[in-house]
Small-subunit ribosomal RNA, 3' major domain from candidate division WS6 bacterium OLB21, 461 nucleotides, folded computationally. Model confidence (mean pLDDT): 81 of 100. NCBI's taxonomy places the organism under Bacteria, Bacteria candidate phyla, Candidatus Dojkabacteria. Rfam family: Bacterial small subunit ribosomal RNA. Its family is annotated with structural constituent of ribosome and ribosome in the Gene Ontology.

Context: one part of a larger RNA
RNA sequence: UGACGGGGACCCGCACAAGCAGUGGAGCGUUUGGUUUAAUUCGAUGCUAAACGAAGAACCUUACCAAGGCUUGAACUGUAGCUGUACCUUUCCCGAAAAGGAAAGGGUCUUCGAGAUCGCUACAGAGGUGCUGCAUGGCUGUCGUCAGCUCGUGUCGUGAGAUGUUGGGUUAAGUCCCGCAACGAGCGCAACCCCUCUCCAGUGUUAUAAUUACUCUGGAUACUGCCUUGCCAAAACGAGGAGGAAGGUGGGGACGACGUCUGGUCAUCAUAGUCCUAUGUCUUGGGCUACACAAGCGCUACAAUGGCCAUUACAGUGGGUUGCCAAGCCGCAAGGUGGAGCUAAUCCCAGAAAAAUGGCCUCAGUUCAGAUUGUCGGCUGAAAUUCGCCGGCAUGAAGUCGGAAUUGCUAGUAAUCGCGAAUCAGCAUGUCGCGGUGAAUACGUUCUCGGGUCUUGUACA
Numbered sequence: 001u002g003a004c005g006g007g008g009a010c011c012c013g014c015a016c017a018a019g020c021a022g023u024g025g026a027g028c029g030u031u032u033g034g035u036u037u038a039a040u041u042c043g044a045u046g047c048u049a050a051a052c053g054a055a056g057a058a059c060c061u062u063a064c065c066a067a068g069g070c071u072u073g074a075a076c077u078g079u080a081g082c083u084g085u086a087c088c089u090u091u092c093c094c095g096a097a098a099a100g101g102a103a104a105g106g107g108u109c110u111u112c113g114a115g116a117u118c119g120c121u122a123c124a125g126a127g128g129u130g131c132u133g134c135a136u137g138g139c140u141g142u143c144g145u146c147a148g149c150u151c152g153u154g155u156c157g158u159g160a161g162a163u164g165u166u167g168g169g170u171u172a173a174g175u176c177c178c179g180c181a182a183c184g185a186g187c188g189c190a191a192c193c194c195c196u197c198u199c200c201a202g203u204g205u206u207a208u209a210a211u212u213a214c215u216c217u218g219g220a221u222a223c224u225g226c227c228u229u230g231c232c233a234a235a236a237c238g239a240g241g242a243g244g245a246a247g248g249u250g251g252g253g254a255c256g257a258c259g260u261c262u263g264g265u266c267a268u269c270a271u272a273g274u275c276c277u278a279u280g281u282c283u284u285g286g287g288c289u290a291c292a293c294a295a296g297c298g299c300u301a302c303a304a305u306g307g308c309c310a311u312u313a314c315a316g317u318g319g320g321u322u323g324c325c326a327a328g329c330c331g332c333a334a335g336g337u338g339g340a341g342c343u344a345a346u347c348c349c350a351g352a353a354a355a356a357u358g359g360c361c362u363c364a365g366u367u368c369a370g371a372u373u374g375u376c377g378g379c380u381g382a383a384a385u386u387c388g389c390c391g392g393c394a395u396g397a398a399g400u401c402g403g404a405a406u407u408g409c410u411a412g413u414a415a416u417c418g419c420g421a422a423u424c425a426g427c428a429u430g431u432c433g434c435g436g437u438g439a440a441u442a443c444g445u446u447c448u449c450g451g452g453u454c455u456u457g458u459a460c461a
Base pairs, nucleotide, nucleotide: 001461002460003458004457005456007455008454009453010452011451012450013449015445016444019409020408021407022406023405026300027299028298029297030296031295032294033293034291035290042053043052064286065285066284067283068282069281070280076125077124078123079122080121081120082119087106088105089104090103091102092101093100109115127276128275130274131273132272136270137269138265139264140263141261143259148187149186150185151184152183153182154163155162156161167178168177169176193253194252195251196250198220199219200218201217202216204214223247226241227240228239229238230237302402306361307360308359309358310357311356312355318349319348320347323342324341328337329336330335368399373394374393375392376391377390378389379388415437416436417435418434419433420432421431
């Protein structure tokens, strides 16, 4: 100087408390461990792994396994030699396919040089999702959006170092003020950026019956600016008020200091070293989907603030030409048919659902719940058996609110309700967004956890 303390003082945070809804019990989905397996590819492992990489494993993907092939190779560059033409389509034989063999047709650049291109042979490179994230770059998690981390000159100290950065107030903040052997400065904080709330002006296509609303562009507005008051020497600041759409960083986002964890990633990519000639590469089939069990994250419920039936309302974000697909018709439905419109403020996806109104059910394993199973169908796709999704009928399991323990959340939030998108042929209870309805509670900082500043002790560095 740090680090640590079941030392002290002060302060903060959904950290506790006060509340609301959960998880832990059930069924299912999914991830992981374990076990099994020819293979169940690999990575991630307290917080900071486990609906994580994966924004979507039937083939492909795919890296794994079995079998069958190839060895200048599936892709790429160059050199030498040889042959004479690329290239495309179709058919036949063998085969699981890849591969191999054969035939026919179409077609062909040129400066006419065997030149380009392509094929074969030989060679030099190739190729590797092989290993080391403890050789690395880049990217990234975490402490933590915590308020800290440093430097120049000066001064003090033999020196390591100190001071500044401590102190008194104050703040979300090393934020600001005062004081001070310090005076200044940098990276952080804040602001500058984006969205949103109010108003004004312009804009008007494809939106509106219309002032309005709405779209787009530009601007204005909020600054403790004004008043009162507290602290007080004063300032910074705090409390209240006026005006205002909004008040004290208005709400949200992006933005993450010096560094820590030898954190994660050699499987995005790049890269050093090392290894392989099959650890490369092609194909078919299988596996990644196994199942005594254990854990995590979710979905659906256990019902009457509910379930079912009928009728009537009200959104926003988005997407669409290999696409979105209207009306009409067929089907109980999934869906089919149909073909209008739309390269989109035009047309379509698209009926929002909770809600409201009326009716039935009357506390039961039920008109709750929907697992499981049978059967009949639909869609995508060469292909749905391993292994997709959806519909009809039948079946109707566990479950009556969950032990110890434990999670999220402070306002348009929690809870609850539906909608959209990416990925995608098909497949969403996941992810990322969007709007609808819309609470309760916070006395307070003793305690738990994490963090910050000062101080103290130390046989630690």